[in-house]
RNA sequence: GCCGUCCUAGCUCAACCGGUAGAGCGCGUGGCUUUUAACCACUUGGUCGUGGGUUCGAAUUCCACAGACGGCG
Numbered sequence: 001g002c003c004g005u006c007c008u009a010g011c012u013c014a015a016c017c018g019g020u021a022g023a024g025c026g027c028g029u030g031g032c033u034u035u036u037a038a039c040c041a042c043u044u045g046g047u048c049g050u051g052g053g054u055u056c057g058a059a060u061u062c063c064a065c066a067g068a069c070g071g072c073g
Stems, first nucleotide, its partner, number of pairs: 001072006010025004019056001026044001028042004049065005
């Protein structure tokens, strides 16, 4: 220098054929327990990497850029 994959909640990851984003863990509160842990209930959570385009409508499609990983030279 070229090519490919990925980027979504604090973390690990989902999200069909484009129709207003969820789970587990975690944080917090309460219950239970002599207390802690465990367990149970409730709760808290996101400018979907950034900017633009397409569209009535974009996490999803297109382009550029940034970052992570891998390959080729």
Annotation:
The RNA shown here (transfer RNA) has 73 nucleotides and comes from Gossypium lobatum. The prediction has a mean pLDDT of 81. Its Rfam family is "tRNA". Rfam classes the family as a transfer RNA. The sequence is in RNAcentral, with records from Rfam.